The RNA shown here (c-di-GMP-I riboswitch aptamer) has 82 nucleotides and comes from Tamilnaduibacter salinus.
RNA sequence: CAGGGAAAGGGCCAAACCGGCUGCGAGGCCGGGACGGAAAGCCAGGGGUCUCAGGAGGGCCUGAGACAGCCCGGUUGCAAGC
Numbered sequence: 001c002a003g004g005g006a007a008a009g010g011g012c013c014a015a016a017c018c019g020g021c022u023g024c025g026a027g028g029c030c031g032g033g034a035c036g037g038a039a040a041g042c043c044a045g046g047g048g049u050c051u052c053a054g055g056a057g058g059g060c061c062u063g064a065g066a067c068a069g070c071c072c073g074g075u076u077g078c079a080a081g082c
Base pairs, nucleotide, nucleotide: 004082012037013036017032018031019030020029021028022027035069041075042074043073045072046071047070048067049066050065051064052063053062054061055060
């Protein structure tokens, strides 16, 4: 330096679902709520899934979006026996 990952300590985030607001929509925000998570902190670079619009007419193309709790990647952080 890289990978794996105990112990201890005080903690952190928050799925589904419910309510409110918002968006054409995927979805996002707030409150409740915990399925889970050692980066479930941040980032849309690559892939993937989803939405909208236009075109074509077989199952496609193009454009604009969404998702970081789908994967890869980048980056930051707590502890660190072995």

It was read from a public genome assembly, where an Rfam model found it.